RNA sequence: GGGCCCAUAGUUCAAUGGCAGAAUGCCGGUUUCCAAAACCGUUGAUCGAGGUUCGAAUCCUCGUGGGCCCG
Numbered sequence: 001g002g003g004c005c006c007a008u009a010g011u012u013c014a015a016u017g018g019c020a021g022a023a024u025g026c027c028g029g030u031u032u033c034c035a036a037a038a039c040c041g042u043u044g045a046u047c048g049a050g051g052u053u054c055g056a057a058u059c060c061u062c063g064u065g066g067g068c069c070c071g
Base pairs, nucleotide, nucleotide: 001070002069003068004067005066006065007064010024011023012022013021018054025043027041028040029039030038047063048062049061050060051059
């Protein structure tokens, strides 16, 4: 220098172009002599900027960061 892949909640991951979810964690509660475990509730996110579309996490372009391969 070239090619490919990835970026969503604190973390690990889902999501046919049509309400952004799960697990786990944090916090609160029940339970316990106390704690752990268990159960219930709560909190919290689409890497950035444009474009397409009635509608974008999803499609397109550019950029940022990370990974793999080629030179």
A computed fold for a 71-nucleotide RNA from a Minisyncoccota bacterium, annotated as transfer RNA. Rfam family: tRNA. Rfam classes the family as a transfer RNA. Rfam describes the family as follows. Transfer RNA (tRNA) molecules are approximately 80 nucleotides in length. The prediction has a mean pLDDT of 84. The organism belongs to Minisyncoccota, within Bacteria.